[in-house]
A computed fold for a 73-nucleotide RNA from a Candidatus Woesearchaeota archaeon, annotated as transfer RNA. The source organism's lineage runs through Archaea, Nanobdellati and Candidatus Woesearchaeota. Its Rfam family is "tRNA". Rfam 15.1 lists 5,335,975 matches to the family in 14,413 species. The prediction has a mean pLDDT of 83.
RNA sequence: GCCUCUGUAGCUUAACGGUUAUAGCACCGCUCUCGUAAAGCGGAGGUUGAGGGUUCAAAUCCCUCCAGAGGCU
Numbered sequence: 001g002c003c004u005c006u007g008u009a010g011c012u013u014a015a016c017g018g019u020u021a022u023a024g025c026a027c028c029g030c031u032c033u034c035g036u037a038a039a040g041c042g043g044a045g046g047u048u049g050a051g052g053g054u055u056c057a058a059a060u061c062c063c064u065c066c067a068g069a070g071g072c073u
Base pairs, nucleotide, nucleotide: 001072002071003070004069005068006067007066010025011024012023018056027043028042029041030040031039049065050064051063052062053061
């Protein structure tokens, strides 16, 4: 230099172009307990890596860039 793949909550992760983007762990509150853990219930947490384009509508399709992994020379 070229090719392929990946990027979504603190971490891991789901989502056919179409309802307010999903769950688990972690976090916060409550119940339970003499107390803690476990368990149960509830809550908060997201500019879907950045920018642009296509579309009535984009996490999803297209382009450029950034970061990471792998391969070729």